[in-house]
RNA sequence: UCUUUGGGGCGGGGUGCAAUUCCCCACCGGCAGUAAAGUCUGCGAAGAAAGCUUAACGCUUUCCCGAACGGGUGCAAUUCCCGUACCGACGGUAUAGUCCGGAUGAUAAAAGA
Repeated sequence: UCUUUGGGGCGGGGUGCAAUUCCCCACCGGCAGUAAAGUCUGCGAAGAAAGCUUAACGCUUUCCCGAACGGGUGCAAUUCCCGUACCGACGGUAUAGUCCGGAUGAUAAAAGA
């Protein structure tokens, strides 16, 4: 420098004109680090503002950025095991982590040449 890869999850019941959105039960967990992590540290996506540039696509900076405790084992674990909790962008729609949309996108990063 190029190529490829690079996010999972609503099943059952209830109410209702209407809900995969409410209520009860259920289900899911990006990347790197570190004793194996959704909840530690850092990064990415999402959101906001300001500035800059182009024919157009864009670019830069700043802000913002969720959530875990107890016990056990061990040299070492807020990472494993047991138990009980908790969290989840924006727009749409009966109020959405799980549906639809921006997105056949972008990116942390991984592998290969």